The RNA shown here (transfer RNA) has 73 nucleotides and comes from a Candidatus Dojkabacteria bacterium.
RNA sequence: GCUGGGAUAGCUCAGUUGGUAGAGCAACGGUUUUGUAAACCGUCGGUCACGAGUUCGAGUCUCGUUCCCAGCU
Numbered sequence: 001g002c003u004g005g006g007a008u009a010g011c012u013c014a015g016u017u018g019g020u021a022g023a024g025c026a027a028c029g030g031u032u033u034u035g036u037a038a039a040c041c042g043u044c045g046g047u048c049a050c051g052a053g054u055u056c057g058a059g060u061c062u063c064g065u066u067c068c069c070a071g072c073u
Stems, first nucleotide, its partner, number of pairs: 001072007010025004019056001027043005049065005
């Protein structure tokens, strides 16, 4: 330099023809216990890497940039 994949909650990841952004863990609150842990119930947490474009509507499609992984040279 070229090709492919990836970037979504604090962490690991879903998101299936473009139509309300989700799960588990963590955190916080509650129930239970003499207390802790476990269990159960609930709550919080998002500029979907960044910038443009298409569209009534974009995490999803198109273009550019940045970073990470793999391969080729």
It matches the Rfam family "tRNA". Rfam's curators write: Transfer RNA (tRNA) molecules are approximately 80 nucleotides in length. The source organism's lineage runs through Bacteria, Bacteria candidate phyla and Candidatus Dojkabacteria. It was read from a public genome assembly. The coordinates come from a structure-prediction model, not an experiment, and the mean pLDDT is 81.